[in-house]
Context: one part of a larger RNA
RNA sequence: GGAUAAACGCUGGCGGCGUGCCUAACACAUGCAAGUCGAACGCCCUCUCGCAAGAGAGGGAGUGGCGGACGGGUGAGUAACACGUGGAUGAUCUGCCUUGAGGUGAGGAAUACCACCGAGAAAUCGGUGACAAAACCGCAUAGGUUUCUCUCAGGAGAAACAAAGUCGCAAGACGCCUCAAGAUGAGUCCGCGGCUGAUUAGCUAGUUGGUGGGGUAAUGGCUCACCAAAGCGACGAUCAGUAGCUGGUCUGAGAGGACGAGCAGCCACACUGGGAUUGAGAACGGCCCAGACUCCUACGGGGGGCAGCAGUGAGGAAUUUUCGGCAAUGGGGGCAACCCUGACCGAGCAACGCCGCGUGCAGGAGGACACUUUUCGGAGCGUAAACUGCUUUUCUCGGGGACGAGAACGGACGGUACCCGAGGAAGAAGCCCCGGCUAACUACGUGCCAGCAGCCGCGGUAAUACGUAGGGGGCGAGCGUUGUCC
Numbered sequence: 001g002g003a004u005a006a007a008c009g010c011u012g013g014c015g016g017c018g019u020g021c022c023u024a025a026c027a028c029a030u031g032c033a034a035g036u037c038g039a040a041c042g043c044c045c046u047c048u049c050g051c052a053a054g055a056g057a058g059g060g061a062g063u064g065g066c067g068g069a070c071g072g073g074u075g076a077g078u079a080a081c082a083c084g085u086g087g088a089u090g091a092u093c094u095g096c097c098u099u100g101a102g103g104u105g106a107g108g109a110a111u112a113c114c115a116c117c118g119a120g121a122a123a124u125c126g127g128u129g130a131c132a133a134a135a136c137c138g139c140a141u142a143g144g145u146u147u148c149u150c151u152c153a154g155g156a157g158a159a160a161c162a163a164a165g166u167c168g169c170a171a172g173a174c175g176c177c178u179c180a181a182g183a184u185g186a187g188u189c190c191g192c193g194g195c196u197g198a199u200u201a202g203c204u205a206g207u208u209g210g211u212g213g214g215g216u217a218a219u220g221g222c223u224c225a226c227c228a229a230a231g232c233g234a235c236g237a238u239c240a241g242u243a244g245c246u247g248g249u250c251u252g253a254g255a256g257g258a259c260g261a262g263c264a265g266c267c268a269c270a271c272u273g274g275g276a277u278u279g280a281g282a283a284c285g286g287c288c289c290a291g292a293c294u295c296c297u298a299c300g301g302g303g304g305g306c307a308g309c310a311g312u313g314a315g316g317a318a319u320u321u322u323c324g325g326c327a328a329u330g331g332g333g334g335c336a337a338c339c340c341u342g343a344c345c346g347a348g349c350a351a352c353g354c355c356g357c358g359u360g361c362a363g364g365a366g367g368a369c370a371c372u373u374u375u376c377g378g379a380g381c382g383u384a385a386a387c388u389g390c391u392u393u394u395c396u397c398g399g400g401g402a403c404g405a406g407a408a409c410g411g412a413c414g415g416u417a418c419c420c421g422a423g424g425a426a427g428a429a430g431c432c433c434c435g436g437c438u439a440a441c442u443a444c445g446u447g448c449c450a451g452c453a454g455c456c457g458c459g460g461u462a463a464u465a466c467g468u469a470g471g472g473g474g475c476g477a478g479c480g481u482u483g484u485c486c
Base pairs, nucleotide, nucleotide: 001486002485003484004483006482007481008480009479010478013357014356015355016354017353018352019350020349021315026313027312028311030310031309032308035066036065037064040063041062043060044059045058046057047056048055049054073269074268075267083193084192085191086190087189088188089187092186093185097182098181099180100179101178102177103176104175105139107137108136114129115128116127117126118125119124144161145160146159147158148157149156150155165174166173167172195241196240197239202232203231204230207229208228209227210226211225212224213223214222244266245265246264247263248259249258250257251256271291272290273289274288275287293304294303295302296301321347323346324345325344329343330341331340332339333338360390361389362388363387371380372379373378394427395423396422397421398420399419400418404413430475431474432473433472434471435456436455437454441470442469443468444467445466451458452457
């Protein structure tokens, strides 16, 4: 000098775009953050019309389907195939989507909601009974798939394995089953690359390899039985410390050094530890167990998990609103209408950063007053002010008023941006420094005191170095200080 997720001191007019718990992965009150489908299914309730049968509209819990594995947060752990890069998978899986081929026949038995009875403070649970489906279970069929047998390559044979309907007057549409291919996503393996310490030198028993069994979507000591005795290491094993990794960011002429906030990719985690279930796929707002903490309780027993968005306490030098909207983009469900969406889009707060603008412009005296200084003549502040003329960015008031919405409808932002008119210089300047480095000097006070200080060093009676004043220099809605990196 540059940089900063900064903080502190003094000061502070506006706008645009960004950014905003770096500390306690500390604990959390409250609200919201994942639902949706009546065109899968039965039931209950309400309203309207109707004498009634019934029709229509709306709501509710339940069975069932899809989604809750995405999106959002955090960086604790991890020195590892975690990440980056390049490969392998003839060792694998892949819902929804696309393409192609073939099918969708005939039956059955339950159960939730419900009714009745009962237990409990509650959470909730038990018994009996009835009933539905695209829920569940046999049977049939097999273009095909899987397994087995035979076979010289082709191939042949045997066995097993499917399905669901709904809407519509209909046409048809949306589904369902099997197979093949694609796309996308994922699993696994390998080469190479990127921290510190030898004041850590030896490490390892499923350890290294084989055979066989098991297990997985899949290779493999992944696991088990038996057998052999191996495997790693000064090219740093093991151990210890530290750490999420990367694209990148900052700096630097570069080489390099440091860093990994925001944005993007990957990984890991979800109170701590463990476990399985469902599912194409696994668990932040699912389940079970244990533990710590916390809440309710009728003391028998139950509930909870903000490292989602706001917000609270605590910690800290330090970090925001318990806001608006689904209008846009995107996501889930639905044929759709639509519903949900603290993702997101916006607004609010903060000079936290970058950028832009303003706080007026021109004229105006050998030059007012005040103030400072003085050799008392004067000098400085200084065209500075007053005063005259002008302008209106910004500001205030009034009027108009969007784009964002690619056919129609539909805008949170927002009566915002922007445009027009009126008014009046009007409402808007500070901070640091002035001994040298380093641009900028005098007076007074103080007297090794009080104090200053980045380094050298100032201060003990004329201090350009302390304090104040005048003047000056620098930067400017900022200026200084401190921390950190180059």

Predicted 3D model of a 486-nucleotide part of an RNA (small-subunit ribosomal RNA, 5' domain) from an uncultured Ktedonobacteria bacterium. Its Rfam family is "Bacterial small subunit ribosomal RNA". The prediction has a mean pLDDT of 87.